[in-house]
Predicted 3D model of a 75-nucleotide RNA (transfer RNA) from a Chloroflexota bacterium. Its Rfam family is "tRNA". Rfam classes the family as a transfer RNA. Lineage of the source: Bacteria > Bacillati > Chloroflexota.
RNA sequence: GGGAAUGUAGCUCAGUUGGUUAGAGCGUCCGCCUGAUAAGCGGGAGGUCAGAGGUUCGAGUCCUCUCAUUCCCAC
Numbered sequence: 001g002g003g004a005a006u007g008u009a010g011c012u013c014a015g016u017u018g019g020u021u022a023g024a025g026c027g028u029c030c031g032c033c034u035g036a037u038a039a040g041c042g043g044g045a046g047g048u049c050a051g052a053g054g055u056u057c058g059a060g061u062c063c064u065c066u067c068a069u070u071c072c073c074a075c
Stems, first nucleotide, its partner, number of pairs: 001073007010026004019057001028044005050066005
């Protein structure tokens, strides 16, 4: 230099053909339970869906550019 994949909660990840309020597990906080702890049960907080622009009545999802990480090829 050429090409590809990935980017969604603190972490690991789902998210169907673009459509009704963005989710799960773990973690964290509060409560219940216990003599106390662990386990178990109930509840809460936590997200500009990497950034910007575009298409559309409507975008996490489609298109373009940029950024980051990983991989392949070339030098």